[in-house]
RNA sequence: GUGCUGCUAGCUCAGCUGGUAGAGCAGCCGACUCUUAAUCGGCCGGUCCGGGGUUCGAGUCCCUGGCAGCACA
Repeated sequence: GUGCUGCUAGCUCAGCUGGUAGAGCAGCCGACUCUUAAUCGGCCGGUCCGGGGUUCGAGUCCCUGGCAGCACA
C1' cells in the first nucleotide's frame, strides 16, 4: 500500500428480511442463612466508534473518516 473482518451497557457478546436495543457476568437492593458463600427475586446501566446520505423509519443499507485484528505485498 491492497483486500477482508470487527467496533452495541463497566466486561464478554446477541440483535433475523430496516420497525423505536437485549442476555450473561459485574454493581446496587431484597429474600433465604447464626454469618459468609451459593441460590432466588428485583433494580441500575447505552448519543449502538465519528460524520454524511437513502428512507415515513437506520444498530441494520450506501459513502467517507477513525481504531483494532487477520491475510497478501
The RNA shown here (transfer RNA) has 73 nucleotides and comes from Nakamurella sp.
The RNAcentral record of the sequence draws on ENA.
Its Rfam family is "tRNA". By type it is a transfer RNA.
Model confidence (mean pLDDT): 80 of 100.